[in-house]
């Protein structure tokens, strides 16, 4: 250096141009319980990795950066 994919909630992911950004898990409350654990019912939690462009409209297309992974190459 070149080519491919990933970055979205405390972790795991969804989300193929309009709806209020969503699931499990974890977390916090109450209910159960001697107590904990399971189990129920409620809640908090998001700069959609940074900027810019496209559109009426961007998590989504497009351009440049950052971060991580793999592959090749090149030097030795």
């Nucleotide at each position: 250096g070149g080519g491919c994919g990933a970055g979205u909630a405390g972790c795991u992911c969804a989300g193929u141009g309009g709806u209020c950004a969503g699931a499990g898990c974890a977390c916090c409350u109450g209910c159960u319980u001697u107590a904990c654990a399971c189990g129920c019912a409620g809640g908090g939690g998001g700069u959609c990795g940074c900027a810019g462009g496209u559109u009426c409209g961007a998590c989504c297309c497009c351009u440049g950066c950052c971060u991580c992974g793999c592959c090749c190459a090149c030097c030795a």
Model confidence (mean pLDDT): 81 of 100. Transfer RNA from a Chloroflexota bacterium, 76 nucleotides, folded computationally. Its Rfam family is "tRNA". The family's RNA type in Rfam is transfer RNA. From the family's description: Transfer RNA (tRNA) molecules are approximately 80 nucleotides in length. Rfam links the family to the GO term triplet codon-amino acid adaptor activity. The RNAcentral record of the sequence draws on ENA and MGnify. Lineage of the source: Bacteria > Bacillati > Chloroflexota. The same sequence occurs in records of 2 taxa.